[in-house]
Context: one part of a larger RNA
RNA sequence: GAAUCAACGCUGGCGGCGCGCUUAACACAUGCAAGUCGAACGAGAAAGGGUCCUUCGGGACCUGAGUACAGUGGCGUACGGGUGAGUAACACGUGGGUGAUUCACCCCUUGGUGGGGAAUAACCCUGGGAAACCGGGGCUAAUACCGCAUAAGUCCGAGAGGAGAAAGCCGCAAGGCGCCGAGGGAGAAGCCCGCGGCCGAUUAGCUAGUUGGUGGGGUAAUGGCCUACCAAGGCUGUGAUCGGUAGCCGGCCUGAGAGGGCACACGGCCACACUGGCACUGAGACACGGGCCAGACUCCUACGGGAGGCAGCAGUGGGGAAUCUUGCACAAUGGGGGAAACCCUGAUGCAGCGACGCCGCGUGAGCGAUGAAGCCCUUCGGGGUGUAAAGCUCUUUCGGCAGGAACGAUCAUGACGGUACCUGCAGAAGAAGCUGCGGCUAACUACGUGCCAGCAGCCGCGGUAAUACGUAGGCAGCAAGCGUUGUUC
Numbered sequence: 001g002a003a004u005c006a007a008c009g010c011u012g013g014c015g016g017c018g019c020g021c022u023u024a025a026c027a028c029a030u031g032c033a034a035g036u037c038g039a040a041c042g043a044g045a046a047a048g049g050g051u052c053c054u055u056c057g058g059g060a061c062c063u064g065a066g067u068a069c070a071g072u073g074g075c076g077u078a079c080g081g082g083u084g085a086g087u088a089a090c091a092c093g094u095g096g097g098u099g100a101u102u103c104a105c106c107c108c109u110u111g112g113u114g115g116g117g118a119a120u121a122a123c124c125c126u127g128g129g130a131a132a133c134c135g136g137g138g139c140u141a142a143u144a145c146c147g148c149a150u151a152a153g154u155c156c157g158a159g160a161g162g163a164g165a166a167a168g169c170c171g172c173a174a175g176g177c178g179c180c181g182a183g184g185g186a187g188a189a190g191c192c193c194g195c196g197g198c199c200g201a202u203u204a205g206c207u208a209g210u211u212g213g214u215g216g217g218g219u220a221a222u223g224g225c226c227u228a229c230c231a232a233g234g235c236u237g238u239g240a241u242c243g244g245u246a247g248c249c250g251g252c253c254u255g256a257g258a259g260g261g262c263a264c265a266c267g268g269c270c271a272c273a274c275u276g277g278c279a280c281u282g283a284g285a286c287a288c289g290g291g292c293c294a295g296a297c298u299c300c301u302a303c304g305g306g307a308g309g310c311a312g313c314a315g316u317g318g319g320g321a322a323u324c325u326u327g328c329a330c331a332a333u334g335g336g337g338g339a340a341a342c343c344c345u346g347a348u349g350c351a352g353c354g355a356c357g358c359c360g361c362g363u364g365a366g367c368g369a370u371g372a373a374g375c376c377c378u379u380c381g382g383g384g385u386g387u388a389a390a391g392c393u394c395u396u397u398c399g400g401c402a403g404g405a406a407c408g409a410u411c412a413u414g415a416c417g418g419u420a421c422c423u424g425c426a427g428a429a430g431a432a433g434c435u436g437c438g439g440c441u442a443a444c445u446a447c448g449u450g451c452c453a454g455c456a457g458c459c460g461c462g463g464u465a466a467u468a469c470g471u472a473g474g475c476a477g478c479a480a481g482c483g484u485u486g487u488u489c
Base pairs, nucleotide, nucleotide: 001489002488003487004486006485007484008483009482010481013361014360015359016358017357018356019354020353021319026317027316028315030314031313032312035075036074037073040072041071048063049062050061051060052059053058082272083271084270092196093195094194095193096192097191098190101189102188103187106185107184108183109182110181111180112179113178114148116146117145123138124137125136126135127134128133154163155162156161168177169176170175198244199243200242205235206234207233210232211231212230213229214228215227216226217225247269248268249267250266251262252261253260254259274295275294276293277292278291297308298307299306300305325351327350328349329348333347334345335344336343337342364394365393366392367391374385375384376383377382398430400425401424402423403422404421408416433478434477435476436475437474438459439458440457444473445472446471447470448469454461455460
């Protein structure tokens, strides 16, 4: 000098675009953040309103409404969003392999969609429990479940041969949406390999599923992944093992470059979801807002037993030098469900707060005295502040007030927003500070102080005339900022 996820001190007019817990992966009140489909299925209220009856208590019917709530079933919940704890590893980057593999939804092609059965939620009856919930009996539907038939292609098999499917719904209809088998595509994922990127030798030896083989198991799939047996191997000074540190990369900062430093925002990959372990479901998870077990913690309890997991968005406490609103909207983009209408979406789009950063603009312009007052200095003559002010003549950006008013949306639909923008009005009116002035380093005098009080990045200033401390005037630099501190080059 440049840079910064900054902080602190003083100061602070406006706008645009960004950024905003680096610390305790500390604990969390409250609300919201993943639902949707009645065109898969069975069931199905109430309040309110109306008519009639009434023993005046009420009852029946219509409507509300095939609505609400709940249930079975399907798809989604493995995406999107957060965090960086762990990890020195095929985790990541890069280049390859997979004849060792998988894939729901989507697209293309192709062949099918016949005939049966048995249940079970909801519901009713009933039992247990404080609750969370749990049990028994009975009824019922399906695109839920199970056989049978058929098998172009598929799979197994050397072959003969064997195995293995399906579901309906909507529509008057035409037809549409589905369902099953198979092939291809798109995209996605798993696994394997070469190479690359931290520190320590005051860590020198490490290893028993260890290294290899055979049989078996397991997986979508290779493999010591797992298991039994057999062999005795495997790694290491080109640093094994151990210890420390750390998510990796695109990139970002600096630098002429080589290099050095960083990993915040944005994008890709990985890992994690109170801590540890486990599997279930599923095309896909060993699953942040699913489950089970154990643990710590918090809460409820009738003491028998239960409930919970913000590293989602906001917000609270705590820690800290330090980091925001318990906002608006699904209008746009995108995502899930649905035939659609539409519903959901703290993704996202916006708004709010913060000079945290970058950029832009303003705080006025012209004229105006040998030059007011005040203040400062003075050799007392004068000099400085200084065209600065006043005064005169103008202008109106930004801000204010008033009116109009979008693009973003393609027929409709705009949170932003009565915003941007445009027009008009008033009036210089509402808008300047901070740091420094001994040398480095641009900028000097006076007074106070007297090795005191203090300054200080380095050299160093201060002990009676201090351009170095404090104040004032003046000056220099930068400017809605200016300084200081931390960190990097």
This is a predicted structure of a 489-nucleotide part of an RNA (small-subunit ribosomal RNA, 5' domain) from an Acidobacteriota bacterium.
Lineage of the source: Bacteria > Pseudomonadati > Acidobacteriota.
The RNAcentral record of the full RNA draws on ENA.